[in-house]
RNA sequence: GUGGGCGUGGCGGAAUUGGUAGACGCAAGGGACUUAAAAUCCCUCGAUCUUUGAUCGUACGGGUUCGAUUCCCGUCGCCCACA
Numbered sequence: 001g002u003g004g005g006c007g008u009g010g011c012g013g014a015a016u017u018g019g020u021a022g023a024c025g026c027a028a029g030g031g032a033c034u035u036a037a038a039a040u041c042c043c044u045c046g047a048u049c050u051u052u053g054a055u056c057g058u059a060c061g062g063g064u065u066c067g068a069u070u071c072c073c074g075u076c077g078c079c080c081a082c083a
Stems, first nucleotide, its partner, number of pairs: 001082007010026003019066001028044005046056004059075005
């Protein structure tokens, strides 16, 4: 340089012929239980803001579409093959 694959919370990893984004597990926080702890059970756990809620958020930037993690184009990073 050419071709292909991949990029989703703090981490792993789902969501597939485009239709509520984040299942499940780990980690973390709070509570119950305990003399105390472990184990177990319950709840919470992306960001921002004017916080009963609103808006944004799938590597980054565009495009198509009523609607995009998903389709198209470009860029960046990682992996594989070829040269």
A computed fold for an 83-nucleotide RNA from Tianweitania populi, annotated as transfer RNA. Its mean pLDDT, the model's own confidence on a scale to 100, is 80. Rfam family: tRNA. Its family is annotated with triplet codon-amino acid adaptor activity in the Gene Ontology. Rfam classes the family as a transfer RNA. The sequence is in RNAcentral, with records from Rfam. NCBI's taxonomy places the organism under Bacteria, Pseudomonadati, Alphaproteobacteria, Phyllobacteriaceae, Tianweitania.